[in-house]
This is a predicted structure of an 85-nucleotide RNA (Glycine riboswitch aptamer) from Maritimibacter sp. The model forms 89% of the base pairs in the Rfam consensus. The source organism's lineage runs through Bacteria, Pseudomonadati, Pseudomonadota, Rhodobacterales and Maritimibacter. Its mean pLDDT, the model's own confidence on a scale to 100, is 77.
RNA sequence: CCGACCCAGGGAGAACCGGUUCAGACCGGUGCCGAAGGAGCAACCGCCCCGGUAAACUCUCAGGCAACAGGACCUGCUGGUCGGU
Numbered sequence: 001c002c003g004a005c006c007c008a009g010g011g012a013g014a015a016c017c018g019g020u021u022c023a024g025a026c027c028g029g030u031g032c033c034g035a036a037g038g039a040g041c042a043a044c045c046g047c048c049c050c051g052g053u054a055a056a057c058u059c060u061c062a063g064g065c066a067a068c069a070g071g072a073c074c075u076g077c078u079g080g081u082c083g084g085u
Base pairs, nucleotide, nucleotide: 001084002083003082004081005080006079007076008075009074010073015030016029017028018027019026031065032064033063037061038059039058040057044052045051046050
């Protein structure tokens, strides 16, 4: 210096109706969102049949659609640990 993890901060999108209930939650119907995770493909490459291979794109299996929680990604390292150069 780089990477990973922990820690801290920031962090979007998307519904309503009915029933039950003190509320929440739950059940049913239809709709919606994409930024956990998952899946798919281009260029390119190869030993060229076929295969390898990316996303914030696409799909929504999952997840989500008050709050809480979660949350890709970004920042911090004058915090910690480990690994590499």